The part of an RNA shown here (small-subunit ribosomal RNA, 5' domain) has 522 nucleotides and comes from an uncultured prokaryote. Rfam family: Bacterial small subunit ribosomal RNA. The full RNA is in RNAcentral, with records from ENA.
Context: one part of a larger RNA
């Protein structure tokens, strides 16, 4: 001199922006933070209100709540404890797999049995249960059929699948609907996209007061398992493998793009944002699954808390607020899905502590105010004196103007495009002037921010300076009170009776909604 996630002391006016546990990966009350489909399936209330023959009915409603089942809960969000390599950077590789999405082929045929919910019974404090008994299904299981598909290896052998919704001219009907058709789905397969596993050069902290380390340990044969290559295991064999160009072994650390400094080479450092990794009270496991060994899933142990009828049982804020505890120190138990994004549905939509937004902090960088013009009787009052005077100082008052912010009025955008609802025109599909779908026109709904942005008027200079310094390094000098004493002090130093170095005043400097310390970096 630059810089900070910054404390602290003194001050404090606004306005947009951006950031805000760096400490205890300590412990957590409360609330919310992952739902969604009735166009898969059965079943199915209450309140209320109107009618009654007082039994009841009907509306509320096939609504609400639950079950079976799909798809989603592996995204999103949070912490850096671990980790010196199973990590990351960067550049390469073959032995994988990949839901939903994209294009292509070829199908979507007939059959069975359960199991919740649900009834009746019953155990339990509770938390959950048991038994029995009925029953659908895109839930499960066989037959069939196999373009391609997989095994085998020329012979053959295995193996799918489901149906919802909408419309309709004949034709058949048991009057439900067959049937045709659109449209979503549903199964084989094949390529792509995309995401994700492995697996190799080389880089990637600081100790030698750590010199040796390894027995699945380093290769090889067969074999197992895995989506997959591999000692990744496992049997036999062989005695390999790393090491001073630093193993090993203890220490410290999440890594990078980046950010700070620096003319640069370099050093430091690793919040916010973005990419990857790792972990989700501690340590173990698997399960489901395209995909997790799963933050708000399961099991088992083990600390800590809570319920209890002592038989037993429930939790996991390193998601958003809180909250206590530790600390110099770090924000609200706030709105809303209007926007962009996810999930789920054909859609309307429902969700969403992601995300947008408000709030609170001068916590930072950034604009902008706190008047302007003119005004010597160089007023008063203050310090200073050589007592004439100088200074403060055009400052002030007095005049004249303006009115940015804030204050008060009264308007009022853009974020709102999609999507959907009627009407309506082309155009695909189709037996069909039905539905569906696509491409316009029209026309209506939808804003949390918002007492907002922006413009307007009101009315006065009103409502808006302050820190820190002033011996020399360094810009700014005098008086008084102290008298080696109180005290200052980044260094070198002042202070013991005239102190420009301590305190106070005037008066200067320098920065200014900041100022000035501490502490970190370069």
């Nucleotide at each position: 001199g630059a810089u900070u996630g910054a404390a602290c002391g003194c001050u404090g006016g606004c306005g947009g922006u951006a950031u805000g546990c760096u400490u205890a990966a300590c412990a957590c009350a409360u609330g919310c933070a992952a739902g969604u489909c009735g166009a898969g399936c059965g079943a199915g209330a209450a309140a209320g209100u109107u009618c009654u023959u007082c039994g009841g009915a009907a509306c509320g409603a096939g609504u609400a709540g639950a079950g079976c089942g799909g798809c989603g809960g592996a995204c999103g969000g949070g912490u850096g404890a671990g980790u010196a390599a199973u990590g990351c950077a960067u550049a390469g590789g073959a032995a994988u797999c990949u839901g939903c999405c994209c294009a292509g082929u070829a199908g979507c045929g007939g059959g069975g049995g359960a199991c919740a919910a649900c009834g009746u019974g019953u155990g339990g404090a509770a938390a959950c249960g048991c038994a029995c008994g009925c029953u659908a299904a895109u839930a499960c299981c066989g037959c069939a059929u196999a373009c391609g598909c997989c095994c085998u290896a020329u012979g053959g052998g295995g193996g799918a699948a489901a149906g919802c919704a909408g419309g309709g001219g004949a034709u058949c009907u048991u009057c439900g609907g067959a049937c045709c058709u659109u449209g979503c789905g549903c199964u084989a397969u094949u390529a792509g996209a995309u995401g994700a596993g492995c697996c190799c050069g080389c880089g990637u902290u600081g100790g030698a007061u750590u010199a040796g380390c390894u027995u699945g340990u380093u290769g090889g044969u067969a074999g197992g398992g895995u989506a997959a290559a591999g000692g990744c295991c496992u049997a036999c064999c062989a005695a390999g493998g790393c090491u001073a160009c630093g193993a090993u072994c203890g220490g410290u650390a999440g890594c990078u793009g980046g950010u700070c400094u620096g003319u640069g080479a370099g050093g430091a450092u690793g919040a916010u944002c973005a990419g990857c990794c790792a972990c989700a009270c501690u340590g173990g496991g698997a399960c489901u699954g395209a995909g997790a060994u799963a933050c708000g899933g399961c099991c088992c142990a083990g600390a800590c808390u809570c319920c209890u009828a002592c038989g037993g049982g429930a939790g996991g804020c390193a998601g958003c607020a809180g909250u206590g505890g530790g600390g110099a120190a770090u924000a609200u138990u706030g709105g809303a899905c209007a926007a962009u994004g996810g999930g789920c549905g054909c859609a309307a939509g429902c969700u969403u502590g992601a995300u947008c937004c408000a709030g609170c902090a001068a916590u930072g960088a950034c604009g902008c105010g706190u008047g302007u013009g003119a005004g010597a009787a160089g007023a008063a009052g203050g310090c200073c004196u050589g007592a004439g005077g100088g200074u403060u100082g055009u400052a002030a008052a007095g005049c004249a103007c303006u009115u940015u912010c804030a204050a008060u009025u009264g308007u009022g955008a853009a974020g709102a495009a999609a999507a959907g609802u009627c009407c309506u025109g082309g155009g695909a599909u189709u037996a069909a002037u039905a539905u569906u779908c696509c491409c316009g026109g029209g026309u209506c709904u939808u804003g949390a921010c918002u007492u907002a942005a922006c413009c307007u008027a009101u009315a006065g200079a009103a409502g808006a300076a302050g820190c820190a310094c002033c011996g020399g390094c360094u810009a700014a000098c005098u008086c008084c009170g102290u008298g080696c004493c109180a005290g200052c002090a980044g260094c070198c130093g002042c202070g013991g009776u005239a102190a420009u170095a301590c305190g106070g005043a005037g008066g200067g400097u320098g920065c200014g909604a900041g100022c000035g310390u501490u502490a970190a970096u370069c």